[in-house]
Molecule: transfer RNA
Organism: Candidatus Shapirobacteria bacterium CG09_land_8_20_14_0_10_38_17
RNA sequence: GGACUCGUAGCUCAGCUGGCAGAGCACACGAUUCACAUUCGUGGGGUCAGAGGUUCGAAUCCUCUCGAGUCCA
Repeated sequence: GGACUCGUAGCUCAGCUGGCAGAGCACACGAUUCACAUUCGUGGGGUCAGAGGUUCGAAUCCUCUCGAGUCCA
C1' cells in the first nucleotide's frame, strides 16, 4: 500500500428481508432474611464510531473518514 470482517448501554452481544433501540451480567431501589448471600420485582443508563447521501422513514442501504482485527504484498 491492497482485500476482507467488525464498531449498538459500564462489560459481553442480539437486532441489519428499512418501520417503537433490546437481552444477559453489572449498577440503584424494593420484597425476602436477625443480618449477609441467593432468589424475585421495579428502575436508571444509548449522538447505534463520525460526516454526508438515498428514502415518507436509516442501527440497517450507498459514499467518505476514524479506530480494531485477520490475510496478502